[in-house]
Context: one part of a larger RNA
RNA sequence: GGCGUAUGGGGAAUGCCUAGGCUCUCAGAGGCGAUGAAGGACGUGAUAAGCUGCGAUAAGCUGUGGGGAUCGGCACAUACGAUUUGAUCCGCAGAUUUCCGAAUGGGGCAACCCACUAUAUUGAAGAUAUAGUACCGAAAGGGGCAAACCCGGUGAACUGAAACAUCUAAGUAGCCGGAGGAAGAGAAAACAAAAGUGAUUCCGCUAGUAGUGGCGAGCGAACGCGGAAUAGCCCAAACCACUGAUGUUACGGCAUCAGUGGGGUUGUAGGACCACGACAUUUGUUGCAAGAUCAAUGAGAAUCUUCUGGAAAGGAGAACCAAAGAGGGUGAUAGUCCCGUAUUGGCAAGUUUUGUUAACGAUAGUGGUAUCCUGAGUAGUGCGGGGCACGUGAAACCCUGUAUGAAUCAAGCGGGACCAUCCGCUAAGGCUAAAUACUCCUGAGAGACCGAUAGUGAACCAGUACCGUGAGGGAAAGGUGAAAAGUACCCUGAAUAAGGGAGUGAAAUAGAUCCUGAAACCAUACGCUUACAAGCGGUCGGAGCCUUCGGGUGACGGCGUGCCUUUUGCAUAAUGAGCCUACGAGUUACCGUUGUUAGCAAGGUUAAGGACUUCAGGUCCGCAGCCGUAGCGAAAGCGAGUCUGAAUAGGGCGUAUAGUUAGCAGUGGUAGACGCGAAACCGUGUGAUCUACCCAUGGGCAGGGUGAAGCUGUGGUAACACACAGUGGAGGCCCGAACCGGUUGACGUUGAAAAGUCUUCGGAUGACCUGUGGGUAGGGGUGAAAGGCCAAUCAAACUCGGAAAUAGCUCGUACUCCCCGAAAUGCAUUUAGGUGCAGCGUUAGCUAAGUUUUAUAGAGGUAGAGCUACUGAUUGGAUGCGGGGGCUUCACCGCCUACCAAUUCCUGACAAACUCCGAAUGCUAUAAAAUGUGGGCUAGCAGUGAGGGCAUGGGUGCUAAGGUCCAUGUCCGAAAGGGAAAGAACCCAGACCAUCAGCUAAGGUCCCCAAAUGUAUGUUAAGUUGAAUAAACGAGGUUGUACUGCACUGACAGCUAGGAUGUUGGCUUGGAAGCAGCCAUUCAUUUAAAGAGUGCGUAACAGCUCACUAGUCGAGCGGUACGGCAUGGAUAAUAAUCGGGCAUAAACAUACUACCGAAGCUAUGGACCCCAUUGUGGGUGGUAGGGGAGCAUUCCAUGUGCGCAGAAGAUAUCCUGUGAGGGAUUUUGGAGCGCAUGGAAACGAAAAUGUAGGCAUAAGUAACGAUAAAGGGGGCGAGAAACCCCCUCACCGAAAGACCAAGGUUUCCUCAGCUAUGCUAAUCAGCUGAGGGUUAGUCGGGUCCUAACGCGUAUCCGAAGGGAGAAGUGGAUGGACAACAGGUUAAUAUUCCUGUACCUGCUCACGUUGAAAGUGACGGAGGUGUGAAUUUGGUGCGUACUGACGGAAUAGUACGUUGAAUCCCGAGGAAUCGGGAGAUAGUACCGUAAGGCUACGGCCAAGCGGAUAAUCCAGAGUAGCAACUUCCAAGAAAAGCGAGUGAAGCAGCCCGUACCGUAAACCGACACAGGUGGUUGGGAUGAGAAUUCUAAGGUGCUC
Repeated sequence: GGCGUAUGGGGAAUGCCUAGGCUCUCAGAGGCGAUGAAGGACGUGAUAAGCUGCGAUAAGCUGUGGGGAUCGGCACAUACGAUUUGAUCCGCAGAUUUCCGAAUGGGGCAACCCACUAUAUUGAAGAUAUAGUACCGAAAGGGGCAAACCCGGUGAACUGAAACAUCUAAGUAGCCGGAGGAAGAGAAAACAAAAGUGAUUCCGCUAGUAGUGGCGAGCGAACGCGGAAUAGCCCAAACCACUGAUGUUACGGCAUCAGUGGGGUUGUAGGACCACGACAUUUGUUGCAAGAUCAAUGAGAAUCUUCUGGAAAGGAGAACCAAAGAGGGUGAUAGUCCCGUAUUGGCAAGUUUUGUUAACGAUAGUGGUAUCCUGAGUAGUGCGGGGCACGUGAAACCCUGUAUGAAUCAAGCGGGACCAUCCGCUAAGGCUAAAUACUCCUGAGAGACCGAUAGUGAACCAGUACCGUGAGGGAAAGGUGAAAAGUACCCUGAAUAAGGGAGUGAAAUAGAUCCUGAAACCAUACGCUUACAAGCGGUCGGAGCCUUCGGGUGACGGCGUGCCUUUUGCAUAAUGAGCCUACGAGUUACCGUUGUUAGCAAGGUUAAGGACUUCAGGUCCGCAGCCGUAGCGAAAGCGAGUCUGAAUAGGGCGUAUAGUUAGCAGUGGUAGACGCGAAACCGUGUGAUCUACCCAUGGGCAGGGUGAAGCUGUGGUAACACACAGUGGAGGCCCGAACCGGUUGACGUUGAAAAGUCUUCGGAUGACCUGUGGGUAGGGGUGAAAGGCCAAUCAAACUCGGAAAUAGCUCGUACUCCCCGAAAUGCAUUUAGGUGCAGCGUUAGCUAAGUUUUAUAGAGGUAGAGCUACUGAUUGGAUGCGGGGGCUUCACCGCCUACCAAUUCCUGACAAACUCCGAAUGCUAUAAAAUGUGGGCUAGCAGUGAGGGCAUGGGUGCUAAGGUCCAUGUCCGAAAGGGAAAGAACCCAGACCAUCAGCUAAGGUCCCCAAAUGUAUGUUAAGUUGAAUAAACGAGGUUGUACUGCACUGACAGCUAGGAUGUUGGCUUGGAAGCAGCCAUUCAUUUAAAGAGUGCGUAACAGCUCACUAGUCGAGCGGUACGGCAUGGAUAAUAAUCGGGCAUAAACAUACUACCGAAGCUAUGGACCCCAUUGUGGGUGGUAGGGGAGCAUUCCAUGUGCGCAGAAGAUAUCCUGUGAGGGAUUUUGGAGCGCAUGGAAACGAAAAUGUAGGCAUAAGUAACGAUAAAGGGGGCGAGAAACCCCCUCACCGAAAGACCAAGGUUUCCUCAGCUAUGCUAAUCAGCUGAGGGUUAGUCGGGUCCUAACGCGUAUCCGAAGGGAGAAGUGGAUGGACAACAGGUUAAUAUUCCUGUACCUGCUCACGUUGAAAGUGACGGAGGUGUGAAUUUGGUGCGUACUGACGGAAUAGUACGUUGAAUCCCGAGGAAUCGGGAGAUAGUACCGUAAGGCUACGGCCAAGCGGAUAAUCCAGAGUAGCAACUUCCAAGAAAAGCGAGUGAAGCAGCCCGUACCGUAAACCGACACAGGUGGUUGGGAUGAGAAUUCUAAGGUGCUC
């Protein structure tokens, strides 16, 4: 270290629970608000942070009803109180109700600021109190808020159409206006069709019908029928009357207009008018009476004993009640313990029913028909649109933007173009309940809904914490116990940490991180095992050891490349997963279709709705409608037929009957439709605190250099010009800090930093940089333009919504067993990784084929073959038509030709698109035999439509590919087993299970490794075999066969000897002699033999050889051809290998025998399935997929059980079933849980870069954030590198010092702490807890002013929301405006104190009084003058000190040498300067000294007292001020000021004020090397704010 067991930690699953949700039902209510809402801010308690309540009357006040003993909310403590004189509490009605908010006096950055008017108090100012003061509207009233429902205005896109434009989505989403408890609609200018209905609305049908529609996708009525509920009315007008005005008059009136009253309201027309007649009928509101309902609330039956137990409601026994056995609680499960329940009382306002008469309303007739009335820019029409189911269509009907424009009852409109007849109705005015829709809210209840990752986002102080500028986004988090009985006391410890005892309790392993307490993960103890060993870690065998005898461990050996997905194919080095736990994906509705079950059946069945009921499911009515019972046809129509047709023919479709309703299952469609996932599109809003540009108002730029124009002078010119010198101070000028930028290199890259650091570099008076306040907004802005920037986001921001967009794409998709089991092909496709049809699978039913062999009979044109058999191609030869060339010729004829070449002949030979021929196989048919679940049809349901290897036949390619495309077969795919070392498809062989049985296949038999070191005969010498069998080619390797030559007359090889002569052949040549080359009758001679020479060699010769010959030797020796096995050829990248060892057989070849060898076959036993054959039958590999049967989980119903003597859950072991699973026991646990039969599902996880939580790993690893730096002593303390004090050292010092603004918001100071925070420790702290701290007439802001810009009355514009905008108003970054010095606190000071000043208003007095002008009031650059502050030097003076020895003080060193505002006088043009007062202030310093500390040497020091030293000289010099010069780009507004003076007195409001502020407190997620505007900024060096060093001051950067 591994395995095991035990005990713990960690963690929070599981079980149980529910306080909270979800979905509904029945009632109620359907609004609140200027009498100030909704929603908030701030307050309010004895102590009080939060929630709740409440509002300065503040967890409450008053009255009244109820109630009857405790109470002061959540909230459990202390103190103090209230209450039977009735509290707390509950109901009803009142009072109070700060500030904001419609917000309403004006303003504003919501919860704040500033006013005016009247009255009261006061002498005035001021202050206080009360009331009022917005806008619209004549008034009443309105305004704002609130969930859905409703009506209207406006109105998308994704999407679907497999693209897209009409169309769809959809009049949806969104925005806007308005109303109500409902809204809207509504009493026919309606439907209908020869019959009728009689307002509207809603439901069920009609009907997915008629239609409409790129006639695509889709969209989709009405009539009529059945129901719910029912309700009808009023004006305008005619006519009459009156009033007013106007006109007119003959003064009697008349007419017109306006108003009021009467009258009147319709289609069989009605009314006015004329005539007649009458007081009827019905009904509403209010009042009264009675009843019902109704707040808090009252009454309300019945049980005991015993056992177990901590506790009884449980068990046992015996009772009782019940109009009450709903439910909840009580220490376990309670009808009789408690609250309740059934039932029954009671009550204010209110609601409602009935009755009543009283009051006030509303409502009607008959006849006549001369005249009058009956809704006008209307109906209709043209054009353009929209709505109607209806897309312009034949398009009626309705609405209207535009242009026109009737009739008047003898009239008008409609009936789907239009016309006629007929029928219906009466527009151009209005009101109207119920039936219907919805639920922010209240009450009562329900659930085969959830049970803490579920159910609301939210069970808990949640729209909270947190994130974001903002719109907006948005969590986690439940459980002690019956009761706190919440651990007195002791011990360890620095400790209030933690732990050990003790105690409580039934239990403390229920101890507050608290029920149960799983897993990952981390430990401890024990048993076995492990340090030469190779490993998807298991499985099979198994020695040893331990053992409670169940078991644990396990040396050694055999075999063995995870899971998922996707694929032709994955151990793959292709995808996904760190591990564990929980959650996590084919559902629901409706409409079809098929099967099945049940009911009824030529019939079946109800829908909406109604009635009844135990209020929960039913039962009964309801026959409107639907399906079926008859079809055919385009239709008229006919009908067991019909259509076509001349037909009685033929043919098509029908007829010879079974349906229908419901449950369940499969599947299709419409819906998000199995889950997760876009890039995008559209709509309403939110953003210019980043950044771009612009507007307004402010600020900044050390220092040095160059030296334009102009001017002056001199020269020069006729005069200019021009030249030189000086002056001058221009410039998108130069160098270079601050500042702005970001060129180079390095570092950094899980950073110090989501863009920086170091170095270097660019600009640095300008098109410069920067602060504050504003403006421009998403197809929009802005852009010196990069598609840059618009909040770390930009080729179209962000947020929410349409929305679950769509995704022919990827991924994932969860228990078991059994049966069968594919495809990767054809055709088509804007199609190729998708889909449709067919093919192949499965299930059910029906049917009767199918397969193989043999035989017979057929069709055919492949392989092959052939080509004087065609078409074409083609070798050589012969022939040589014809042609070319040449010759000849006047021309023709002709001749020649080693040129091309037809035909023919001979010869050779080719073809997928040649065939005179032509198989095998395959195919068709018939017959027989064998086989037979295997074929066919119909219906349901699929999957597949990427294939791949091998063999054979081909195409293509290179007769390349592990290439590609076909065909036939096979296997893999979807197939395990044996062999080939290892390997998807090669060989063998198809796994139901078990067996320590047997036989074989391929392949093997020396060892690894089961079986032959087998037999016989050969071959190989190369480790060939044995990497691929590697080739041409090479080779006296070896072996075999065949043929042939020589050979005892002596071969071959070796050895000995010869190998000569003409001649150096001739030629050539410098030379050529056998041997450079050429020639040749390569001849001849001597010979046993010897080439005018086979090689080597020489300059040429020479020389050495060979051929040839003799001798010797003594038996075989050569050649050629074809085989076997070897050999060279032979070269690749990490180290090699035949699988290894290795082998001379354990290689190769041939033959033979035996054996081994698989999940094959056999044997034995068992399981399941199938059948025209039931038998010693057959079958059971399997992906996609089809079918069947089951297990488990949660809940429900019925029945039946278990449980405190111990349920569920957790833990471990055993038993059992083919399996999913089931059962028993142990321990834990402490209250619920099963079984059977049915039913219903949020019903089964290992994977989705899944979601959430927990825990590992890397790893005790990286890091600990500027390399400016620490060391020592002392102190406090349990503990000190870091805290405090002292000494030394180091760093900054145009800052790392000091002061403001912004922003932060208590971080400031003190005390007490150290769990967290601090990158370590901490006694320390910007941390925790408590307490304290910010003081203003003069500082800043408001009560003053205006800029950009905002708002905005009038007004203008716009579907709406809204957009502009004189007046006015807000708005600083600007204008205006009065205080200084010293002292003081732990913490504040121009604020307090001391002293000394100033400003405004009022009271009193005096004076002036117009309007205004003017002023306020402004750019850049430049030099000049003046000049605070500051600073250097010198001298003097004051104080202190001056060294080892000696001496001196006229010497040296160090420090100091100061003093405001304001007022007066004087100078000046002003800033300013001089003098005096201020100033008896105060500082350095000196003296004294309470007290404190001490290392005993001394040190520190509040307080008190003294007033002791220059207002010297010289220099540098900024700000400011003043005027000036110059330039072109020509440089805010308003208030204020402009008439006051004098003395005294009074008054002087609101807000800010702590602290940080180049940073540890701001912006950057951090105590972050970044960023952040203004003022000041000493000395030496120096031009300088550069650089280096340093003062004051600050710091050493938290390991």

A computed fold for a 1599-nucleotide part of an RNA from Nonlabens xiamenensis, annotated as large-subunit ribosomal RNA, half A. The source organism's lineage runs through Bacteria, Flavobacteriia, Flavobacteriales, Flavobacteriaceae and Nonlabens.